[in-house]
Order: sequence, then structure tokens, then C1' cells
RNA sequence: GGGCCGUUAGCUCAGUGGUAGAGCACUUCAUUUGCAAUGAAGGGGUCACCGGUUCGAAUCCGGUACGGUCCA
Repeated sequence: GGGCCGUUAGCUCAGUGGUAGAGCACUUCAUUUGCAAUGAAGGGGUCACCGGUUCGAAUCCGGUACGGUCCA
């Protein structure tokens, strides 16, 4: 330098054009002498960034950044 893959909640990840989700974690309550476990409720997101397409984009297209991997 080139090819491919990835970037979504604190963490690990799902979501292939029409209301952004799960598990764990966090907060509150119940239960306990207390802790853990369990149950109920709740908070938390510029979907890496900049443009484009579209009535509508996390999703499609182009570019940029970062990471991984392969080739040279």
C1' cells in the first nucleotide's frame, strides 16, 4: 500500500428499510437478624464520524477514523 471483517446501553451481543432490543451489570422495593439467591419495578443509546439515496436509514451507497485478519 491492497483485500476482507468489525464499530449498537457500563460489558458481551442481537437487530438486513417502518416505535432500537436481550443477557449480565446498575438503582428502588419485597423477602432475610444480616448477606447471597429469588421475585417485582425502574434508569441508561447522537446506532464510530461526515455526506448521499429514500416519504422513511442502525440497516442501502461513497468517504474518513479506529480495531482485527490476510496478502505484498
Molecule: transfer RNA
Organism: Candidatus Microgenomatus sp.